The part of an RNA shown here (small-subunit ribosomal RNA, 5' domain) has 519 nucleotides and comes from an uncultured Chloroflexota bacterium.
RNAcentral holds the full RNA, with entries from ENA and SILVA.
[in-house]
Context: one part of a larger RNA
RNA sequence: GGACGAACGCUGGCGGCGUGCCUAAUACAUGCAAGUCGAGCGGGGGAACACGGACAGAAACCUUCGGGUGGAAGACGGUGUAACCCAGCGGCGGACGGGUGAGUAACGCGUGGGUGAUCUGCCCUUCAGCCCGGGAUAACCACCGGAAACGGUGGCUAAUACCGGAUGCGGUAUAGAGAUGUAGAGUCUUUAUACGAAAGGGAUACCGCUGAAGGAUGAGCCCGCGUCCCAUUAGCUAGUUGGUAGGGUAACGGCCUACCAAGGCGACGAUGGGUAGCCGGCCUGAGAGGGUGAACGGCCACACUGGGACUGAGACACGGCCCAGACUCCUACGGGAGGCAGCAGUAGGGAAUCUUGCGCAAUGGGCGAAAGCCUGACGCAGCGACGCCGCGUGGAGGAUGAAGGCCUUCGGGUCGUAAACUCCUGUCCUCAGGGACGAUAAUGACGGUACCUGAGGAGGAAGGCCCGGCUAACUACGUGCCAGCAGCCGCGGUAAAACGUAGGGGCCAAGCGUUAUCC
Numbered sequence: 001g002g003a004c005g006a007a008c009g010c011u012g013g014c015g016g017c018g019u020g021c022c023u024a025a026u027a028c029a030u031g032c033a034a035g036u037c038g039a040g041c042g043g044g045g046g047a048a049c050a051c052g053g054a055c056a057g058a059a060a061c062c063u064u065c066g067g068g069u070g071g072a073a074g075a076c077g078g079u080g081u082a083a084c085c086c087a088g089c090g091g092c093g094g095a096c097g098g099g100u101g102a103g104u105a106a107c108g109c110g111u112g113g114g115u116g117a118u119c120u121g122c123c124c125u126u127c128a129g130c131c132c133g134g135g136a137u138a139a140c141c142a143c144c145g146g147a148a149a150c151g152g153u154g155g156c157u158a159a160u161a162c163c164g165g166a167u168g169c170g171g172u173a174u175a176g177a178g179a180u181g182u183a184g185a186g187u188c189u190u191u192a193u194a195c196g197a198a199a200g201g202g203a204u205a206c207c208g209c210u211g212a213a214g215g216a217u218g219a220g221c222c223c224g225c226g227u228c229c230c231a232u233u234a235g236c237u238a239g240u241u242g243g244u245a246g247g248g249u250a251a252c253g254g255c256c257u258a259c260c261a262a263g264g265c266g267a268c269g270a271u272g273g274g275u276a277g278c279c280g281g282c283c284u285g286a287g288a289g290g291g292u293g294a295a296c297g298g299c300c301a302c303a304c305u306g307g308g309a310c311u312g313a314g315a316c317a318c319g320g321c322c323c324a325g326a327c328u329c330c331u332a333c334g335g336g337a338g339g340c341a342g343c344a345g346u347a348g349g350g351a352a353u354c355u356u357g358c359g360c361a362a363u364g365g366g367c368g369a370a371a372g373c374c375u376g377a378c379g380c381a382g383c384g385a386c387g388c389c390g391c392g393u394g395g396a397g398g399a400u401g402a403a404g405g406c407c408u409u410c411g412g413g414u415c416g417u418a419a420a421c422u423c424c425u426g427u428c429c430u431c432a433g434g435g436a437c438g439a440u441a442a443u444g445a446c447g448g449u450a451c452c453u454g455a456g457g458a459g460g461a462a463g464g465c466c467c468g469g470c471u472a473a474c475u476a477c478g479u480g481c482c483a484g485c486a487g488c489c490g491c492g493g494u495a496a497a498a499c500g501u502a503g504g505g506g507c508c509a510a511g512c513g514u515u516a517u518c519c
Base pairs, nucleotide, nucleotide: 001519002518003517006515007514008513009512010511013391014390015389016388017387018386019384020383021349026347027346028345030344031343032342035092036091037090040089041088043086044085045084049080050079051078055074060069061068062067099302100301101300108227109226110225111224112223113222114221115220118219119218123215124214125213126212127211128210129209131165132164133163134162140155141154142153143152144151145150171195172194173193174192175191176190177189178188179187180186200207201206228274229273230272235265236264237263240262241261242260243259244258245257246256247255277299278298279297280296281292282291283290284289304325305324306323307322308321327338328337329336330335355381357380358379359378363377364375365374366373367372394424395423396422397421404415405414406413407412428460429456430455431454432453433452434451438446463508464507465506466505467504468489469488470487474503475502476501477500478499484491485490
């Protein structure tokens, strides 16, 4: 000098774009953050409405005033039913999106390869198919248990839920033959045997379902190289290293098991200890390098702590399940409920870090044929000079160089065209009017915002640090090795440009200084 997720002191007008718990991966009140599909299925509820309709008998008309004719609305309960509501069965999604950096020195990450060792829902292309049956079960009803959470027994019922059979283009397995190939496993042709599919809905547009091949996308696994400090850590290792056989997996593998062999790693730093998520990048630097890994993007890991599997195309699963533990809450003491490292917000810790806001209008995502629903992703707004950038706090004229302050050799000098005063201007501002783009066929949270026009009026808007040398800027007074200053050198002991105050000056400026850290 530059940089910063900064903090602290003094000060503070506006706007745009960014950015904001670096500490306790501490504990969390409250609300919201993942649902959706009735065009898969059966129920419960359900107003006007339709049907039925006991009761009740209005208006109107007639009247001899006694009454008669007339038959509406309405109440009640019954049946049916659209929208809609409720949970349930079923499907898809909840493995994405969002958060955090605890752990991890590792094929975790980066980079370049391999998979002849693999999987891939939804999507695209192509081929073939969708036949015949069956038994349940939730919801619901009845009864029962429990304070609750939640259950138990019996009975009824549906499906794109579940099960059996048929068929098999192609598929899988085993055995065999041939061809091809750099390759033990691959690919192609072929024979035999065995195995194995399906679901319907609909407004008749279409949407689905099953088997297979290919693609696309995503993922798993493996390898070369690279990836911090300590040798005041020198030896480490029993599934350990390899083999055989088997198990297991989508898949290779000591991944796991049995048996056999005795290996494997290490000064090219094993093992141990410490520290740490890695990278694109970011900061600095002429570069080489050094530092760093906030925000944004990629990968990884984690979700109260530890362990486990289930479901599924995908998880060992943040807002799923089970077990154990710590903690908090409820309880009728028998037993239950919970997990903000989602968005806000609270307490605590700390030098320190925001609103319990608006909206699904846009972009994107889930479900749905669609309308649409959901979406604290996201789009916006709010708060904070936290940063960067832009703008303003006025312009021109104005010498009796006013008053006043300070200095003075008492002549004067200086603040100083500075002010007053005159004439202007209108950025920002205030008020009034108009008023978007973003999204158009329609739909705008932002927002009556940006922007435009008119009016008003210099009015509302300057501070901070420094002035001994480095280093730009000097005098007076006070103080008297005191009080104090200080980044280094050093100032202060009676004339201090170094302390304190004042005047003046210098440098930056809505900031200026200080502190911490990095180059």

Model confidence (mean pLDDT): 86 of 100.